[in-house]
Context: one part of a larger RNA
RNA sequence: AACGAACGCUGGCGGCAGGCCUAACACAUGCAAGUCGAGCGCCCUCGCAAGAGGGAGCGGCGGACGGGUGAGUAACGCGUGGGAAUUUUCCUCAAGGUACGGAACAACUCAGGGAAACUUGGGCUAAUACCGUAUGAUGUCUAGCGACCAAAGAUUUAUCGCCUUGGGAUAAGCCCGCGUCAGAUUAGGUAGUUGGUGGGGUAACGGCCUACCAAGCCUGCGAUCUGUAGCUGGUCUGAGAGGACGAUCAGCCACAUUGGGACUGAGACACGGCCCAAACUCCUACGGGAGGCAGCAGUGGGGAAUCUUGCGCAAUGGGCGAAAGCCUGACGCAGCCAUGCCGCGUGAAUGAUGAAGGUCUUAGGAUUGUAAAGUUCUUUCGCCCGUGACGAUGAUGACGGUAACGGGAGAAGAAGCCCCGGCUAACUUCGUGCCAGCAGCCGCGGUAAUACGAAGGGGGCUAGCGUUGUUC
Repeated sequence: AACGAACGCUGGCGGCAGGCCUAACACAUGCAAGUCGAGCGCCCUCGCAAGAGGGAGCGGCGGACGGGUGAGUAACGCGUGGGAAUUUUCCUCAAGGUACGGAACAACUCAGGGAAACUUGGGCUAAUACCGUAUGAUGUCUAGCGACCAAAGAUUUAUCGCCUUGGGAUAAGCCCGCGUCAGAUUAGGUAGUUGGUGGGGUAACGGCCUACCAAGCCUGCGAUCUGUAGCUGGUCUGAGAGGACGAUCAGCCACAUUGGGACUGAGACACGGCCCAAACUCCUACGGGAGGCAGCAGUGGGGAAUCUUGCGCAAUGGGCGAAAGCCUGACGCAGCCAUGCCGCGUGAAUGAUGAAGGUCUUAGGAUUGUAAAGUUCUUUCGCCCGUGACGAUGAUGACGGUAACGGGAGAAGAAGCCCCGGCUAACUUCGUGCCAGCAGCCGCGGUAAUACGAAGGGGGCUAGCGUUGUUC
C1' cells in the first nucleotide's frame, strides 16, 4: 500500500460498486422454458346463426442458449501462433424442383387392471406425422461404363413454407509448434504399449476399434509416481525487474446427488430429458412408486463471516409465432449490510470581566480558551408542503410521486475512535507497588512509573477508528 474480509467501540446523508472465500453438505415452499389454431383432427362453454373463447392430444420449433458452481483436471485443459481430413438448425446469395398414391397411431369411444404413479386390450380418425412409386443432375460412388438418392402444404391469392445443389456467414469438432506449480526422501515407465498391413467406425484424420506382422515408444533438457491447482484477459504490490493472487466483469474449459450408458437431434452423451446401478429423503393399501436448488429467493447445518421466500417484463436481450402476443428469478429495478471507494454535513462571523467549573501550581499564577455564554447571520444534508421528469423516435414506465425543482420552519436532528518511553507526532498529577497490569520490537511495574489504571492536557485520523488475518 492492498483486501470478497472478520472482531471491538462508534455511527448523520447521498452516489457508485460489492456481498457463503467454510460443507460440490442436506434441502420445506414458490417461481426459474416455453410457444405456435396461419400444420391437424377432436372435445367443452357462450350464441338461433355467423362467430367468439377455452382444453387435452398428434405435429413443428425451442428446451445443447441464457443462469449456477469450480468438485475434477498438470491436460492440446488453457494461452498464443499455425494447419487439413470435417460438419453446421436458423440467417443470406444463386440455380433447379415441389408429380402420383398408400397404410397407420394418439386424441375420442368401449371394456378392464392398480391404493397411487400409471397402465392393458378392442374399435374409429386428421395432418407440414409415417411410407411407397415417379422424376431425377451441376449431387454421391466409380478409372470408366454405370448405379443410387428428394419434397408438404396453408390460405385472405399475396405471401409464408417444403426438397435438392453450390457459395457466404456464424457456430463447432480435430491436429501441431511454443509456454503453463512443487517434490529425486519418486529412476525407470509402457502390451493397444510404438509402428505397419487388411478391415471396421466417425461429420472428419487417427490404435479411435479389431485381426495379423514387426519390437518398438517415453526418460536425467526429469519419463513414471506423489502432492497441489480450473486456465486466461487481468488484480494487488513494486521505481522497475519481479513477487503474490485469479472475488466481481469478460473469454475458454469442466461439472450438475455418486458412477455408467445411450436415445432424439443441425447440435447433448443433455442442470430443471430418458435408462441402469448406488447412497440418501419422501409416499404406500407393502404389491409398488416419487425426488435431485453448484438457477432466483429461502431453510437447517458448518463457520470469524456473507443479503429479500420483493417489484416488473417499462428498457436491453432470448425462445416461439405471419402478427397481436405469450414465456423469460436472463435482465431492469427496489430491499438489507459503513463491506469498499467517492462526495457532503454535524454550522459561520464576532465575542476578554480571558466568566464559572475542571486540572496543575513555586499559591503569584498558568492552562482548558474565542473555547463557552452573548450578539449578528446562513440553511447544505435531514424534516414538512407543493410541482414533477429523462429513460419511450407513435403507444407502453417496474423503478416512482423517485431524481430534480419551488416554498417553509429552525442552529435546529447529526462525533467518534486510537494513541502520547524510544522507534513515532503527542506530558503532567493521582492511584498501584515485580501486585494489578502493559507489550509490534527493545522492554516497563519491587514507594515519587511521561511505559500499568484514572483524570486533566496533548497528538493523529475522522463516519469512521483501532485490532486480527493475508499478500507485496